[in-house]
The RNA shown here (Bacterial RNase P class A) has 362 nucleotides and comes from a Pseudomonadales bacterium.
The gene name in the source record is rnpB.
It matches the Rfam family "Bacterial RNase P class A". Rfam classes the family as a ribozyme.
Its mean pLDDT, the model's own confidence on a scale to 100, is 76.
The sequence is in RNAcentral, with records from ENA.

RNA sequence: CGAGUCAGCCAGACAACCGCUGUAGUGUCCUCGGAUGCUAUGGAGGAAAGUCCGGGCUCCACAGAGCAAGGUGCCAGGUAACGCCUGGGAGGCGCGAGCCUACGGAAAGUGCAACAGAAAGAUACCGCCUCGCUGCGCAUUUUCGAUGCCGGCGCGGUAAGGGUGAAAUGGUGCGGUAAGAGCGCACCGCAUGGGUGGCAACAUUCCAUGGCUAGGCAAACCCCACCUGGAGCAAGGCCAAAUAGGAAUCCACUGGUGCUGCUCGCACCGGAUUCGGGUAGGCCGCUCGAGGCCUGCGGUGACGCAGGUCCCAGAUGAAUGGUUGUCCACGACAGAACCCGGCUUAUCGGCUGACUCUUCAU
Numbered sequence: 001c002g003a004g005u006c007a008g009c010c011a012g013a014c015a016a017c018c019g020c021u022g023u024a025g026u027g028u029c030c031u032c033g034g035a036u037g038c039u040a041u042g043g044a045g046g047a048a049a050g051u052c053c054g055g056g057c058u059c060c061a062c063a064g065a066g067c068a069a070g071g072u073g074c075c076a077g078g079u080a081a082c083g084c085c086u087g088g089g090a091g092g093c094g095c096g097a098g099c100c101u102a103c104g105g106a107a108a109g110u111g112c113a114a115c116a117g118a119a120a121g122a123u124a125c126c127g128c129c130u131c132g133c134u135g136c137g138c139a140u141u142u143u144c145g146a147u148g149c150c151g152g153c154g155c156g157g158u159a160a161g162g163g164u165g166a167a168a169u170g171g172u173g174c175g176g177u178a179a180g181a182g183c184g185c186a187c188c189g190c191a192u193g194g195g196u197g198g199c200a201a202c203a204u205u206c207c208a209u210g211g212c213u214a215g216g217c218a219a220a221c222c223c224c225a226c227c228u229g230g231a232g233c234a235a236g237g238c239c240a241a242a243u244a245g246g247a248a249u250c251c252a253c254u255g256g257u258g259c260u261g262c263u264c265g266c267a268c269c270g271g272a273u274u275c276g277g278g279u280a281g282g283c284c285g286c287u288c289g290a291g292g293c294c295u296g297c298g299g300u301g302a303c304g305c306a307g308g309u310c311c312c313a314g315a316u317g318a319a320u321g322g323u324u325g326u327c328c329a330c331g332a333c334a335g336a337a338c339c340c341g342g343c344u345u346a347u348c349g350g351c352u353g354a355c356u357c358u359u360c361a362u
Base pairs, nucleotide, nucleotide: 002357003356004355005354006353007352008351009350010349012327013326014325015324016323017322018321020043021042022041023040024039025038026037027036028035029034030033045333049344050343052342053341054340055339056338057232058231059230060229069228070227071226072225073224074088075087076086077085078084089103090101091100092099093098104223105222109221110220111217112216125162126161127158128157129156131154132153133152134151135150137149138148139147140146141145170188171187172186173185174184175183189212190210191209192208193207194206195204196203197202236284237283238282239281246275247274248273249272250271251270255269256268257267258266259265291310292309293308294307295306296305297304298303328331
């Protein structure tokens, strides 16, 4: 130089003018609640996104316990909490810096395993072997017969070898056997128990035992352990028109309408004041918070503690924009809507630090 790994940061810059919006101060106008002007000052993000987890907050529900349902799943720690983060263990990938992993239980039970294969959990296709039967077969023998070899059929043995598969019941060697086989032995591996180290997961070059059973799959049911009440800011609360309807009190006690033309009878209908629910509308919730920055201390770290300092969008048709000029590396993904901690996804380009590898040069 090149190729990489990890951690962090920036997200066109500057200026002028014109707007939009929050707050504070101040002025003008009116119907007293608004409108409008001036000054000062604040005005999107690293993901504001997906709404996938966790919490705060609000309302509802709730004696306790259990079932169901859902979720999580190596160990320890951090945290308000988590399915997040940190450190460690185990397994896997990479020459390496490093990266990835739903990683409890298959010895409770059920279930599944395409195709191939004999067999996917107790199976035998080819092969190998004993025994029995057998062949106008061959050889030996003088013959009967017997023996051996080569075949065929059958009862069995075997799991070495072949073959199938993602996966076939530890591996190598020696012995052993009719042929074989942990059947026996040696070494390697494995399992169990103990010791030792570690808080633990786990490790072990230590000791003993076991020939090795009990194959795989639980992001299949299931078992075990732990966790979880529901709905969400359109939560929820306050103020409160018009119209219609409701309640109470008071006034009138007469009149009107209908049944019927009249009388009687029956039913319905009035006015005023006050109250309450609730709609439109307005206000609160609303942004000072598990807050940001700096320093010190504790901790490997996530993080915690202490001190100092700062106030940093809060809209509701919903602001955060436009024009011009100069410059550059010519500018990506994208925009708050109660708040916060995470995860995931999208993203032009650039910068910083630590580290690894190859080749070359010194």